Predicted 3D model of a 73-nucleotide RNA (transfer RNA) from Ostreococcus tauri. RNAcentral holds the sequence, with entries from ENA and Rfam.
[in-house]
RNA sequence: UUCUUCGUAGUGUAGAUGGUUAUCACGCUAGGCUUUCACCCUAGAGACUCGGGUUCGAGUCCCGGCGAGGAAA
Numbered sequence: 001u002u003c004u005u006c007g008u009a010g011u012g013u014a015g016a017u018g019g020u021u022a023u024c025a026c027g028c029u030a031g032g033c034u035u036u037c038a039c040c041c042u043a044g045a046g047a048c049u050c051g052g053g054u055u056c057g058a059g060u061c062c063c064g065g066c067g068a069g070g071a072a073a
Stems, first nucleotide, its partner, number of pairs: 001072007010026003019056001028044005049065005
């Protein structure tokens, strides 16, 4: 330099063919339970890497930037 894969809560991850409130686990907060803590139960907060485009509608499709991994020269 070229090609290619990926980027989603604090961490890891799902999201068929673009569609209603973006999934689950751990963690966090509150309540319950318990003599108390832990365990367990219930509830809650918290995320789509950035910019543009297509579309009635984008986490998803297209283009570019940034970052990470791989391959070739």
Rfam family: tRNA. By type it is a transfer RNA. Its family is annotated with triplet codon-amino acid adaptor activity in the Gene Ontology. The coordinates come from a structure-prediction model, not an experiment, and the mean pLDDT is 81. NCBI's taxonomy places the organism under Eukaryota, Chlorophyta, Mamiellales, Bathycoccaceae, Ostreococcus.